[in-house]
């Protein structure tokens, strides 16, 4: 030692909430310092990428939005 483990707050899992539950990351720096602000991590779907295609979920369950049918 911006290396390696191991972790709390927390942040991610291609469209919104919420709850259980899986997995992943979780380093630096500056500053007017107990907070800001920058620069990384996990993360950002298929494809013939022109035309186009699925899908609010990682995963289950419920809401909410959207599409499809079908009854009234």
């Nucleotide at each position: 030692a911006u290396c390696g483990g191991g972790u709390c707050u927390g942040g991610c899992g291609a469209u919104g909430g919420a709850a259980c539950c899986c997995g992943c990351c979780g380093g630096g720096a500056g500053c007017u310092c107990u907070g800001c602000u920058c620069c990384g991590a996990a993360c950002c779907g298929c494809a013939u990428a022109c035309c186009g295609c699925u899908g609010a979920u990682a995963g289950u369950u419920c809401c909410u939005a959207c599409c499809c049918g079908u009854c009234c």
Annotation
This is a predicted structure of a 72-nucleotide RNA (Fluoride riboswitch aptamer (crcB RNA motif)) from Bifidobacterium psychraerophilum. Lineage of the source: Bacteria > Actinomycetota > Actinomycetes > Bifidobacteriaceae > Bifidobacterium. The prediction has a mean pLDDT of 80. It matches the Rfam family "Fluoride riboswitch aptamer (crcB RNA motif)". Its family is annotated with positive regulation of gene expression and response to fluoride in the Gene Ontology.